[in-house]
RNA sequence: UGAGUGGGUCGGGCGGUCGCUGAGCGCAAAAGCGCUUGGAGGAAAGUCCGAGCAGGACAGGGCACGGUGGCGGCUAACGGCCGCACGGGGCGACCCGAUGGAAAGUGCCACAGAAAAUACACAGCCUUCGGCAGCCUUUUGGCCCGGGGGCAAUGGUGAAAUGGUGCGGUAAGAGCGCACCGCGUCGCCGGUAACGGCGGCGGCACGGCAAACCCCACCGCCUGCAAGACCAAAUAUGCCGGUCAGUCGGCCCGAUCAAAAUCCGGCGGGUAGGUUGCUCGAACGGCGAGGCGACUCGCCGUCCAGAUAAAUGACCGCUAAAACAGAACUCGGCUUACUGACCCACUCAUUUU
Numbered sequence: 001u002g003a004g005u006g007g008g009u010c011g012g013g014c015g016g017u018c019g020c021u022g023a024g025c026g027c028a029a030a031a032g033c034g035c036u037u038g039g040a041g042g043a044a045a046g047u048c049c050g051a052g053c054a055g056g057a058c059a060g061g062g063c064a065c066g067g068u069g070g071c072g073g074c075u076a077a078c079g080g081c082c083g084c085a086c087g088g089g090g091c092g093a094c095c096c097g098a099u100g101g102a103a104a105g106u107g108c109c110a111c112a113g114a115a116a117a118u119a120c121a122c123a124g125c126c127u128u129c130g131g132c133a134g135c136c137u138u139u140u141g142g143c144c145c146g147g148g149g150g151c152a153a154u155g156g157u158g159a160a161a162u163g164g165u166g167c168g169g170u171a172a173g174a175g176c177g178c179a180c181c182g183c184g185u186c187g188c189c190g191g192u193a194a195c196g197g198c199g200g201c202g203g204c205a206c207g208g209c210a211a212a213c214c215c216c217a218c219c220g221c222c223u224g225c226a227a228g229a230c231c232a233a234a235u236a237u238g239c240c241g242g243u244c245a246g247u248c249g250g251c252c253c254g255a256u257c258a259a260a261a262u263c264c265g266g267c268g269g270g271u272a273g274g275u276u277g278c279u280c281g282a283a284c285g286g287c288g289a290g291g292c293g294a295c296u297c298g299c300c301g302u303c304c305a306g307a308u309a310a311a312u313g314a315c316c317g318c319u320a321a322a323a324c325a326g327a328a329c330u331c332g333g334c335u336u337a338c339u340g341a342c343c344c345a346c347u348c349a350u351u352u353u
Stems, first nucleotide, its partner, number of pairs: 001349010012319007020039008041324001045335002048333005053224004065220005070084005085099001086097004100215002105213002107209003122155002124151008134143003163181006182204001183202008228276004238267005246257001248254002283302008
């Protein structure tokens, strides 16, 4: 200098004018006005996981259903993150992987191919018996034709063909024998473990698919802030108390009994509406300590939207440019969308010193 890999930060800035909304203060009887101050995101999104919180259900356990799936750790928890192992890719930095079980059982394996799983034999190789239409040959005979037996090396098909390579061996072949590799198994050693290393034994003990059913291990009650709690007009019904029609006697009036309707008051109930839940929290920033790391602990500091049909905006000027997008109970993650710029660490190639 060029090409890359991993991670992080920012998410336009400045000025002017006009607005919206939370809080505090002041003025005002109130409506409201004025001043000060706070006011979207890295993803607020998808709603895919995990929690808090709330209501319901619930003796314990099991079945069913759903999820997770190498090992160890972190965490409130997780399907997240960190570290490691193994497999695959890349020259490399690094990236990708649901990575338990296929000798528990069931099932599936398109097309092609002889055969897709109790293996099999199309071409082919070797051998034997018979034949003589044709060719070759002096003849036996060979090619060839028909039947039997042996084989799976070679060819062809396929995503995948019953261990691989080499040597020996054989009629031709073959783990038939041997060496190495792979596989299985046993022992020892290292590691918390996944796993790795070494050595012995076994000629191989029968392909793939479990994000097919299934088996194994572990986890999981259901519903969600439109959860839930409180205040409470109206209306309907119910309850309590009063009022009162009526009845009896009487001139007005008085006494008494029962309680339907009406009316009044109260209780209860809960609709409209209002309040709350609501934002101080597994919070954020700085410093220190422990740890490879995820993360944890200690000290100091800060308060950082809380609306309810829903505010956080509109216009103008300068600037090289401005994407994806907008809270609605709150956190931890994952995934997806996206503009340009900057920073850190590392790798490879080339050149110069």
This is a predicted structure of a 353-nucleotide RNA (Bacterial RNase P class A) from a Sedimentisphaerales bacterium. Lineage of the source: Bacteria > Pseudomonadati > Planctomycetota > Phycisphaerae > Sedimentisphaerales. Its Rfam family is "Bacterial RNase P class A". About the family: Ribonuclease P (RNase P) is a ubiquitous endoribonuclease, found in archaea, bacteria and eukarya as well as chloroplasts and mitochondria. The prediction has a mean pLDDT of 76.